[in-house]
Molecule: Bacterial RNase P class A
Organism: Pseudomonadota bacterium
RNA sequence: GGAGCUGGCCAGGCAGCCGCUGCACCGCAAGGUGUGGAGGAAAGUCCGGGCUCCACAGAGCGGGAUGCGGGGUAACUCCCCGGCGUGGCGACACGACGAACAGGGCCACAGAGACGAGUCGCACCCUGAAAGGGGUGCGGGUGAAACGCGGCAACCUCCAUCCGGAGCAACACCAAAUAGGCAAGCGUGGCCCGCGAGGGCCGGAGGCCGGCUCGGCCAAGCUUGCGGGUAGGUGGCUAGAGCCGUGGGGCGACUCACGGCCCAGAGGAAUGGCUGCCGGAGGGGUCCGCCCCUCGCACAGAACCCGGCUUACAGGCCGGCUCCCCCU
Repeated sequence: GGAGCUGGCCAGGCAGCCGCUGCACCGCAAGGUGUGGAGGAAAGUCCGGGCUCCACAGAGCGGGAUGCGGGGUAACUCCCCGGCGUGGCGACACGACGAACAGGGCCACAGAGACGAGUCGCACCCUGAAAGGGGUGCGGGUGAAACGCGGCAACCUCCAUCCGGAGCAACACCAAAUAGGCAAGCGUGGCCCGCGAGGGCCGGAGGCCGGCUCGGCCAAGCUUGCGGGUAGGUGGCUAGAGCCGUGGGGCGACUCACGGCCCAGAGGAAUGGCUGCCGGAGGGGUCCGCCCCUCGCACAGAACCCGGCUUACAGGCCGGCUCCCCCU
């Protein structure tokens, strides 16, 4: 100098103006002031947990997941260390990597034949009059593999280990209107007066018991109360397996101690818009000093919360390592 491998990090910066939103304070209110306000993936919802409700004596069957050894962790199918295999000169990358004498199934093409059914050639043996049939051994060819206890379990299966179900639209609390439910009381005509308690006039009017009356029961209706649910509201809702620093342990994943910090909580759903300077990308000009134009500028937008995995991603920064060439 060239070509590569690998670990980690950033994700435009600063300022001004106008808005949106959580919280605190002030204000009767309108509003004001202060302060906080997206990500490394907030994504896919693929694994594993927390949390909530439901179910649950124990065991078995069935089903699912995982599968070299050891470790980490709340847990994992994740991560770390080591082994083995494959690829690479190498740094390194990738790997469902238990069992094929428990059993079943499958093995493309080629080949006579792909695993217990068969026979391409030769030799020998048995049988047969012969053709042929049976057996043993060897060989050629095909093929990834050819008679050898072959290969395949990301085919069934066996072995070992683990696994209840549903999910914040979980769940809890408060709670209208309307219509059901339950209970109690009143309980039937019409008109008028009175705020009302009540009074007056006309009239003889739900069904059943009854010949009729009184009386009783029931239904419609009215009033009151109770209860469940809905609309709506509140909680769950963000202080957490949290973040940062220092020190200790460990090869490492990780962990322990101490100190410091508070870092979105909306909910038809805020986190936005405009401008200036710097940076970046693209294009053009140039007297090589620079100037001009264009682009808001990667992927992407929280919704109960964490740990992972996977996928997307302009540009850039830091570290470690390998191979080749050249110079001293």